[in-house]
Source information: Model confidence (mean pLDDT): 78 of 100. The RNA shown here (SAM riboswitch aptamer (S box leader)) has 86 nucleotides and comes from Planococcaceae bacterium Storch 2/2-2. The sequence is in RNAcentral, with records from Rfam. Lineage of the source: Bacteria > Bacillota > Bacilli > Caryophanales > Caryophanaceae. Of the family's consensus pairs, 96% are formed in the model.
RNA sequence: CCCUUAUAACGAGUAGACGAGGGAUACGGCCCAGCGACUCUACAGCAACCAGCGCAAGCCAGGUGCUCCAUCCGAACAGAUAAGGA
Numbered sequence: 001c002c003c004u005u006a007u008a009a010c011g012a013g014u015a016g017a018c019g020a021g022g023g024a025u026a027c028g029g030c031c032c033a034g035c036g037a038c039u040c041u042a043c044a045g046c047a048a049c050c051a052g053c054g055c056a057a058g059c060c061a062g063g064u065g066c067u068c069c070a071u072c073c074g075a076a077c078a079g080a081u082a083a084g085g086a
Stems, first nucleotide, its partner, number of pairs: 002085006013043005021032003025076001027074003044067003048064003052059002071078001
């Protein structure tokens, strides 16, 4: 990189650094952003999948993931994450 399956409801944020674009994508719309977005780091937290425990409900927080609305909407054999496969 490719294939399969599942998920997006609910849940969970502060501090510091950086400094102009960002919300994956042509186009259209909508929204966030010098009252500092996006990104990164630290710590804290959540619990979707896997692992462990349990008859079960569930617990746990080891691996990954996630922590505004919100995968923002329309269009799509689209993207993301997890687990498995080739």